Predicted 3D model of a 71-nucleotide RNA (transfer RNA) from Flavitalea flava. Its Rfam family is "tRNA". Rfam classes the family as a transfer RNA. Lineage of the source: Bacteria > Bacteroidota > Chitinophagales > Chitinophagaceae > Flavitalea.

């Protein structure tokens, strides 16, 4: 200096271009004498910016940040 891959919830991580789901974690709460454990309920996310499209995590371009290969 050239290429490739990736980027999603605190975390590990699905998701044919139809509009985002589990698990663990966390809160309340049942249950118990307390608790743990199980059961019910919540709350929490598409790395930034444009563009394509009736619609975008998902296509296209830039940047950003990790890994990798070749100079």
């Nucleotide at each position: 200096g050239g290429g490739c891959u990736u980027a999603u919830a605190g975390u590990u991580u699905a998701a044919u271009g139809g509009a985002a789901g589990a698990a663990c974690c966390c809160u309340g709460u049942g249950c118990u004498a307390c608790g743990a454990a199980c059961g019910c309920a919540g709350a929490g996310g598409u790395g930034g910016a444009a563009g394509u499209u009736c619609g975008a995590g998902u296509c296209u371009u830039u940047c950003u940040a990790a890994g990798c290969c070749c100079u």